[in-house]
Context: one part of a larger RNA
């Protein structure tokens, strides 16, 4: 921007997919068949594997958020921290993920090669010449996705004719993301942050008390340093999660169809 008023739901021409491949065991059945040795199938059933999709409950990985430990040095000491690949190390939720978990029938139509039905040219035969029934891991439906720019440009529904249908810029944001786009919120509000509570993560914080190896001083009464372990503490620190909760931000601007 067209289709000749917006929105919103559809329809499905037409386009795109490969979603789907293989393989084993049991039933059939020691049956058909075969002197015998030997030995199916037509259907079902349970299961593997390889691709495809799709997901994070569980398991496994990463997690430069996050907690904790611990070397070296600097901030005067503790405390807190700076900087060494994230200093190493040991953990480790969302989240992304595979090695983890899920799905991955059938049945329809038309056919090829082939098998018939009835039948003539040609009194007989013939699947064909007219008809007529079957038949493939193939072909087109059934399933996924895009689709009214399908120029035959469609349908259904609302809503608007003096007020504004409807949109967009902007701001709070992300089930989105390279710019655009998409989605969701904008006080008639739980869109984001904070609070608060639940859940999670690490592993018991700093400070006082308490013990304390050993070690120093000392007038022999005692004083003092002192690494660690206990209490205080299922502690402290921290969370991209959930849920409450207007306490902080969502302030505002513009375009506009129709008659």
């Nucleotide at each position: 921007c067209g289709u000749c008023g917006g929105c919103g739901c559809c329809u499905g021409a037409g386009g795109g997919g490969a979603a789907g491949g293989g393989g084993g065991c049991u039933c059939u059945a020691g049956u058909a068949c075969g002197a015998g040795a030997g030995g199916a199938a037509c259907g079902a059933g349970c299961c593997c594997u390889c691709g495809c999709g799709g997901c994070c409950u569980c398991u496994a990985g990463u997690u430069u958020a996050c907690c904790g430990g611990u070397u070296g040095u600097c901030u005067g000491g503790c405390a807190a921290g700076g900087c060494a690949u994230c200093g190493c190390c040991g953990g480790g939720c969302a989240g992304c993920c595979a090695c983890g978990c899920c799905g991955u029938a059938g049945c329809c139509g038309a056919u090829a090669a082939g098998u018939g039905c009835u039948g003539a040219a040609a009194g007989c035969a013939u699947c064909u010449a007219a008809g007529c029934a079957c038949g493939a891991a193939g072909c087109g439906g059934u399933c996924c996705c895009c689709g009214a720019a399908a120029c035959g440009a469609g349908g259904c529904g609302c809503c608007g004719u003096c007020u504004g249908a409807g949109g967009g810029c902007a701001c709070c944001c992300g089930u989105a993301c390279a710019a655009g786009a998409c989605g969701g919120g904008u006080u008639u509000g739980a869109u984001a942050g904070g609070g608060c509570c639940g859940g999670g993560a690490u592993g018991u914080a700093a400070g006082c008390g308490g013990c304390g190896a050993g070690c120093c001083c000392u007038u022999c009464g005692g004083g003092g340093c002192g690494a660690g372990c206990c209490g205080u503490u299922a502690a402290g620190u921290c969370c991209g999660c959930g849920g409450c909760u207007a306490c902080u931000a969502a302030c505002g601007c513009c375009c506009g169809a129709a008659g």
The part of an RNA shown here (large-subunit ribosomal RNA, domain VI) has 259 nucleotides and comes from Candidatus Acetothermia bacterium JdFR-48. The organism belongs to Candidatus Bipolaricaulota, within Bacteria. It matches the Rfam family "Bacterial large subunit ribosomal RNA".